[in-house]
Predicted 3D model of a 173-nucleotide RNA (Lysine riboswitch aptamer) from Romboutsia hominis.
RNAcentral holds the sequence, with entries from Rfam.
Its mean pLDDT, the model's own confidence on a scale to 100, is 81.
It matches the Rfam family "Lysine riboswitch aptamer". Gene Ontology term of the family: lysine biosynthetic process. From the family's description: Riboswitches are metabolite binding domains within certain messenger RNAs that serve as precision sensors for their corresponding targets.
Lineage of the source: Bacteria > Bacillota > Clostridia > Peptostreptococcaceae > Romboutsia.
RNA sequence: ACUAUUGGUAGAGGUCGCAUUGUUAAAUAGUAGUUUUGUGGAGGUAAGCACGAAGAAGCAAAAUAAAAGGUAACUAUGCCGAAAUAUAUAAGGGAAGCUUUAAACUUAUAUAUUGGGGUUAUGCAAAAUAUGUAUAACACUGUCACAUUCAUAUGUGGAGUGCUAUCUUUAGA
Repeated sequence: ACUAUUGGUAGAGGUCGCAUUGUUAAAUAGUAGUUUUGUGGAGGUAAGCACGAAGAAGCAAAAUAAAAGGUAACUAUGCCGAAAUAUAUAAGGGAAGCUUUAAACUUAUAUAUUGGGGUUAUGCAAAAUAUGUAUAACACUGUCACAUUCAUAUGUGGAGUGCUAUCUUUAGA
């Protein structure tokens, strides 16, 4: 120096790589809610209390009038199992007067799956022909192995606990 192996370090995939924050914009929506008038005539709430014939719910008209989640653009930050999904456990959360509490939702841990983004179809979610997510198919792309090829490259297949570079442990001839 070579091969394998143990444990580290640093990198690559993409101009639609992944996630988060902030600002603005569209839409949500002239919707929910609130107030007044008329009508109506005993409820209303998940449940209870409060409220209610000094008129509940509902309906009609007028006035006023949002927000959250999700999306796009730009900025900033952290990164390359980045991250996402499902299940389970624990904590939080919380029904527009109040309380309890459910779901949505948030955080952490464990297990399993997915190399990456895209298009289409179906299911679920959502105000939604936006979008997200799961599955499947299709090609694209990065990586490694095998085979072929004068070269360029082509074909098949696998998975990120991977691949490349480098240091280190151990062993081999």